[in-house]
C1' cells in the first nucleotide's frame, strides 16, 4: 500500500399497512367584547375566546417488504441558499439544503437533565452506570487495568 472481513435489538435510505394528530384547524349558523386575555418580544393593525354542526391535513412515528453498508453513521463549525414563527417595522428564535472541516463519538441498552415535537411517541445533545467488541499490560487462571475506529483481524 491493496484486497476482504468482524463488533450486533448493528448503521443508514426507500416504500408505506396502521395508528396518532383531533373531535384540534377551518368553515357554516348564532352570540359577545373592544373592558380582559391570547396570537415569540415591543409598537401598530387584524383576528381569536362562548354554543351548535360539518370536520380535515401536514410534520413527526411507523409492520411488512426493498437497497446500501461496518465512520457504517450521528452530532459540532463557518460558509451558501431558501423556509417558517397572522400582517408592517425592530428584535428575537426555530427547520431544510449543499460544500469543506478526519473537530468530538467503537457500538448498544435504559435512567437523569437539556432541545426539537400535540405527544409519556421518535429523534438530537451531555453526564454517569451497566453490557458488548477489539488492542495493549498484569495474571496459572478466573479476572482486573487501561486506549482509541487515523483502530483490529486475515490474506498479497
Nucleotide at each position: 500500500g491493496a484486497u476482504a472481513g468482524a463488533g450486533g435489538c448493528g448503521c443508514g435510505c426507500c416504500c408505506g399497512a396502521a395508528a396518532u394528530g383531533a373531535g384540534u384547524a377551518a368553515c357554516g349558523c348564532g352570540g359577545u367584547c373592544g373592558a380582559c386575555g391570547g396570537a415569540u418580544g415591543c409598537c401598530g393593525a387584524u383576528c381569536c375566546g362562548c354554543g351548535c354542526g360539518u370536520g380535515a391535513a401536514a410534520g413527526g412515528u411507523g409492520a411488512c417488504g426493498g437497497c446500501g453498508c461496518c465512520g457504517a453513521a450521528g452530532a459540532g463549525g463557518u460558509c451558501u441558499u431558501c423556509c417558517c414563527c397572522u400582517c408592517g417595522g425592530c428584535a428575537g428564535g426555530g427547520g431544510a439544503u449543499g460544500c469543506c472541516c478526519g473537530u468530538c463519538u467503537g457500538g448498544c441498552a435504559g435512567a437523569a437533565c437539556g432541545g426539537a415535537g400535540a405527544a409519556c411517541a421518535u429523534c438530537c445533545g451531555u453526564u454517569a452506570u451497566g453490557c458488548u467488541g477489539u488492542c495493549g499490560c498484569a495474571g496459572a487462571a478466573a479476572u482486573g487495568c487501561g486506549g482509541a475506529g487515523c483502530g483490529c483481524u486475515a490474506u498479497c

Predicted 3D model of a 156-nucleotide RNA (Lysine riboswitch aptamer) from a bovine gut metagenome. The sequence is in RNAcentral, with records from MGnify. Rfam family: Lysine riboswitch aptamer. Rfam links the family to the GO term lysine biosynthetic process.